[in-house]
RNA sequence: CCUCUGCGUCGAGGGAGAAUCCGGGCCCGGCCCGGUACCGAAGGAGCAAGCGCCCCGCGAAACUCUCAGGUCCCAGGACCUCGCGCGACAG
Repeated sequence: CCUCUGCGUCGAGGGAGAAUCCGGGCCCGGCCCGGUACCGAAGGAGCAAGCGCCCCGCGAAACUCUCAGGUCCCAGGACCUCGCGCGACAG
């Protein structure tokens, strides 16, 4: 110096799972309320090894829990790819 990694309420594409359940109401293509069952990949919460200033604290996830969200389509969707921008601190 360059590249990769990194960051991003950015753009495009891909993107799973689980009742079109039951009852009631309404302005009846659908929405709202209640109930039961189910899903985990928005978000959220929990902790192992290990470490430390050691009666405590730090400590990851796609693991676990399902608060939230979701269970025809649409929408959303972790994550991945490409692009764009920032950056070269940090790794």
Description:
This is a predicted structure of a 91-nucleotide RNA (Glycine riboswitch aptamer) from an uncultured Rhodobacteraceae bacterium. Model confidence (mean pLDDT): 78 of 100. Its Rfam family is "Glycine riboswitch aptamer". Rfam's curators write: This family represents the bacterial glycine riboswitch.